[in-house]
RNA sequence: CGCUCAUCCAGAGCGGUGGAGGGACAGGCCCUUUGAAACCGCGGCAACCGCUACGAGCGGUGCCAAUGCCUGAUCGAUGAGUC
Numbered sequence: 001c002g003c004u005c006a007u008c009c010a011g012a013g014c015g016g017u018g019g020a021g022g023g024a025c026a027g028g029c030c031c032u033u034u035g036a037a038a039c040c041g042c043g044g045c046a047a048c049c050g051c052u053a054c055g056a057g058c059g060g061u062g063c064c065a066a067u068g069c070c071u072g073a074u075c076g077a078u079g080a081g082u083c
Base pairs, nucleotide, nucleotide: 002082003081004080005079006078007077008076013042014041015040016039017038021031022030023029025072026071027070028069043064044063045062047061048060049059050058051057068075
């Protein structure tokens, strides 16, 4: 990468570096120099898995504007399993 299964109207941000983009894609709509992406530190959430003293306690992954932002599709994301 491919395939299978589950979930996606709940929840959770500050600081530093940085300096114009970002919200996957198309059309909308929105966020952003009152500071985007990215990286780092700290904090938080609790979906899946493992352990367990069965307490979200510890660990792994993930996530922390807006219903996966809305609509669309042969779409996407994350986790677990499998080749």
This is a predicted structure of an 83-nucleotide RNA (SAM riboswitch aptamer (S box leader)) from an Alphaproteobacteria bacterium. It was read from a public genome assembly, where an Rfam model found it. Model confidence (mean pLDDT): 82 of 100.